[in-house]
Transfer RNA from an Actinomycetota bacterium, 72 nucleotides, folded computationally. The organism belongs to Actinomycetota, within Bacteria.
C1' cells in the first nucleotide's frame, strides 16, 4: 500500500429494522456482633463518528476514525 476481523453500561460480552440487555463490578436496604457471602432493589448506555435507504437504523449500505490480524 492492499485484503479479512472487531468497535453496543466501569470490565468482558450476547443481540441485529419497532422493548437497548446479560455476567461480574459498583449504591442502598435486609440477614451477622462486624467481615465474607446470601437475599432484594436500585443508578450506570451519544450502541466509534459522519452520511445514505427506510414510515421507522445500534441492526442495512457507503465513507471515515481506533485496534486486532493476514499479504506485500
Nucleotide at each position: 500500500g492492499g485484503g479479512g476481523c472487531u468497535g453496543u453500561a466501569g470490565c468482558u460480552c450476547a443481540g441485529g429494522g419497532g422493548g437497548a440487555g446479560a455476567g461480574c463490578g459498583c449504591g442502598u436496604g435486609c440477614c451477622u456482633g462486624g467481615c465474607a457471602g446470601g437475599c432484594a432493589u436500585g443508578a450506570g448506555g451519544u450502541c466509534g463518528a459522519g452520511g445514505g435507504u427506510u414510515c421507522a437504523a445500534a441492526u442495512c449500505c457507503c465513507u471515515c476514525c481506533a485496534g486486532c490480524u493476514c499479504c506485500a